The prediction has a mean pLDDT of 80. Predicted 3D model of a 74-nucleotide RNA (transfer RNA) from an Acidobacteriota bacterium. The source organism's lineage runs through Bacteria, Pseudomonadati and Acidobacteriota. The RNAcentral record of the sequence draws on ENA.

RNA sequence: GCGCCCGUAGCUCAGCUGGAUAGAGCGUCAGACUUCGGAUCUGAAAGUCGGGAGUUCAAAUCUCUCCGGGCGCG
Numbered sequence: 001g002c003g004c005c006c007g008u009a010g011c012u013c014a015g016c017u018g019g020a021u022a023g024a025g026c027g028u029c030a031g032a033c034u035u036c037g038g039a040u041c042u043g044a045a046a047g048u049c050g051g052g053a054g055u056u057c058a059a060a061u062c063u064c065u066c067c068g069g070g071c072g073c074g
Base pairs, nucleotide, nucleotide: 001073002072003071004070005069006068007067010026011025012024013023019057028044029043030042031041032040050066051065052064053063054062
């Protein structure tokens, strides 16, 4: 330099033949329980879906570009 893949909550990821209020597990916080803690149960918070632009009535999803990471080739 070229090609392919990935980027969604604090972490690991799902959701990607466009459409409902964007989800799960772990973690965090609060409460219940407990002598305290842990475990368990209940609830809550946490996201410009990497940035920008475009297409569309509508974009996490499609297109372009940039940024970051991984793999392969030279």